[in-house]
RNA sequence: GCCGGUGUAACUCAACUGGAAGAGUGCCGCACCUGUAAUGCGGAUGUUAUCGGUUCGACUCCGAUCACUGGCU
Repeated sequence: GCCGGUGUAACUCAACUGGAAGAGUGCCGCACCUGUAAUGCGGAUGUUAUCGGUUCGACUCCGAUCACUGGCU
RNA backbone atom coordinates (compact mmCIF):
# COMPACT_ATOMS: atom_id res chain seq x y z
C1' G A 1 0.00 0.00 0.00
C1' C A 2 -4.44 -3.60 -1.10
C1' C A 3 -8.66 -6.67 0.82
C1' G A 4 -11.65 -8.06 5.06
C1' G A 5 -13.59 -8.38 10.36
C1' U A 6 -14.99 -6.01 15.03
C1' G A 7 -16.75 -1.48 17.93
C1' U A 8 -23.87 -2.01 21.98
C1' A A 9 -24.45 -1.28 30.24
C1' A A 10 -18.51 -1.70 34.52
C1' C A 11 -17.15 -6.77 31.86
C1' U A 12 -18.64 -10.91 28.25
C1' C A 13 -22.24 -10.93 24.53
C1' A A 14 -27.53 -10.83 22.18
C1' A A 15 -30.97 -7.99 19.40
C1' C A 16 -30.65 -11.01 11.34
C1' U A 17 -32.84 -9.78 6.44
C1' G A 18 -35.37 -1.55 9.28
C1' G A 19 -40.70 -0.99 13.69
C1' A A 20 -36.88 1.62 18.42
C1' A A 21 -32.25 -2.09 23.18
C1' G A 22 -31.95 -7.17 26.45
C1' A A 23 -29.32 -11.50 29.03
C1' G A 24 -25.34 -13.46 32.13
C1' U A 25 -21.55 -11.78 35.46
C1' G A 26 -20.57 -7.59 38.47
C1' C A 27 -22.66 -3.32 41.57
C1' C A 28 -26.60 -1.45 45.30
C1' G A 29 -30.80 -2.66 48.71
C1' C A 30 -33.88 -6.26 51.29
C1' A A 31 -34.91 -11.32 53.05
C1' C A 32 -32.58 -15.76 54.98
C1' C A 33 -28.13 -16.98 58.49
C1' U A 34 -25.00 -16.45 65.10
C1' G A 35 -21.85 -14.39 61.09
C1' U A 36 -19.76 -14.78 56.09
C1' A A 37 -20.54 -17.22 51.70
C1' A A 38 -24.33 -19.35 48.94
C1' U A 39 -29.54 -18.76 47.75
C1' G A 40 -34.15 -15.89 46.86
C1' C A 41 -36.55 -11.08 45.71
C1' G A 42 -36.09 -6.14 44.04
C1' G A 43 -33.23 -1.90 41.87
C1' A A 44 -29.78 1.44 39.09
C1' U A 45 -27.04 1.84 34.72
C1' G A 46 -26.70 2.85 27.37
C1' U A 47 -25.59 9.84 22.99
C1' U A 48 -25.45 1.41 20.10
C1' A A 49 -17.05 4.32 18.42
C1' U A 50 -17.63 9.51 15.90
C1' C A 51 -19.77 12.58 11.98
C1' G A 52 -23.02 12.89 7.94
C1' G A 53 -26.77 10.67 4.38
C1' U A 54 -31.32 7.58 3.00
C1' U A 55 -36.18 6.57 5.33
C1' C A 56 -42.45 7.95 8.31
C1' G A 57 -38.91 5.14 11.25
C1' A A 58 -31.71 3.16 11.62
C1' C A 59 -27.77 -1.07 16.43
C1' U A 60 -29.50 -2.70 11.46
C1' C A 61 -28.85 0.30 4.94
C1' C A 62 -24.99 3.98 2.41
C1' G A 63 -20.45 7.29 2.83
C1' A A 64 -16.31 9.33 5.55
C1' U A 65 -13.24 9.26 9.91
C1' C A 66 -11.11 6.91 14.46
C1' A A 67 -9.53 2.55 17.41
C1' C A 68 -8.45 -2.66 17.61
C1' U A 69 -7.63 -6.97 14.68
C1' G A 70 -6.85 -10.89 10.43
C1' G A 71 -4.88 -11.85 5.51
C1' C A 72 -1.86 -10.40 1.11
C1' U A 73 2.30 -7.64 -0.75

Annotation: The prediction has a mean pLDDT of 80. This is a predicted structure of a 73-nucleotide RNA (transfer RNA) from a Chloroflexota bacterium. Its Rfam family is "tRNA". About the family: Transfer RNA (tRNA) molecules are approximately 80 nucleotides in length. Rfam classes the family as a transfer RNA. Its family is annotated with triplet codon-amino acid adaptor activity in the Gene Ontology.